The RNA shown here (Glycine riboswitch aptamer) has 107 nucleotides and comes from an Anaerolineae bacterium. The coordinates come from a structure-prediction model, not an experiment, and the mean pLDDT is 79. The sequence was found by an Rfam model in a public genome assembly.

RNA sequence: AUGGAUAAACGGAGAGAGUUCUCGUUUAUGAGACGCCGAAGGGGCAAAUUGUCCGGUGCUGCUGGCCGGUUGAUGAAACUCUCAGGUACAAGGAUCUGUUUAUCCCU
Numbered sequence: 001a002u003g004g005a006u007a008a009a010c011g012g013a014g015a016g017a018g019u020u021c022u023c024g025u026u027u028a029u030g031a032g033a034c035g036c037c038g039a040a041g042g043g044g045c046a047a048a049u050u051g052u053c054c055g056g057u058g059c060u061g062c063u064g065g066c067c068g069g070u071u072g073a074u075g076a077a078a079c080u081c082u083c084a085g086g087u088a089c090a091a092g093g094a095u096c097u098g099u100u101u102a103u104c105c106c107u
Base pairs, nucleotide, nucleotide: 003105004104005103006102007101008100009099010098011097012096013095018034020033021032022031023030035087036086037085041083042081043080044079048074049073050072051071053069054068055067056066057065
């Protein structure tokens, strides 16, 4: 140099669901009502690992190991909840990707 990982910045692509109704308002925005969406964010859970207790095995007996049960902790998502957000355009948008910079790793 090249390759990989992480972070940041600047770009590209980027779904879903009422331009619903009422009131107010110059428009946007706001308030209320009923529906709907999942891909900002947030919450929840599996297997598994591990700790406590109990039982079994083995044994003269104990301990260890193993097996089973109980209870707690950790425990992922694009799954799920719909709190938040969204539900014409715009904005936003998980995720994928390009470039640059920085750090680390490999060679």